RNA sequence: GGGCGUGUGGCGGAAUGGCAGACGCAAGGGAUUUAAAAUCCCUUGUCCGAAAGGACGUGUGGGUUCGAAUCCCACCAUGCCCA
Numbered sequence: 001g002g003g004c005g006u007g008u009g010g011c012g013g014a015a016u017g018g019c020a021g022a023c024g025c026a027a028g029g030g031a032u033u034u035a036a037a038a039u040c041c042c043u044u045g046u047c048c049g050a051a052a053g054g055a056c057g058u059g060u061g062g063g064u065u066c067g068a069a070u071c072c073c074a075c076c077a078u079g080c081c082c083a
Base pairs, nucleotide, nucleotide: 001082002081003080004079005078006077007076010025011024012023018066027043028042029041030040031039045056046055047054048053059075060074061073062072063071
């Protein structure tokens, strides 16, 4: 330099044009216990808000579309292969 793949919360990952993060782990709170472990319940992307709720968010920047994590282009990072 060329080809192929990957990039989503703290972690593994789901959704393959139509409510992003299902589900699990980790974490926080509560119940239970003398206390703990185990078990059960609730919460758990970010920001604003007392709450209700609102806005934003899938590597970055553009494009297509009523609508994009998903399709197209460029770039960045990374893995494998070829030279």
This is a predicted structure of an 83-nucleotide RNA (transfer RNA) from a Planctomycetota bacterium. It was read from a public genome assembly. The source organism's lineage runs through Bacteria, Pseudomonadati and Planctomycetota. Model confidence (mean pLDDT): 81 of 100. It matches the Rfam family "tRNA". Rfam classes the family as a transfer RNA. Gene Ontology term of the family: triplet codon-amino acid adaptor activity.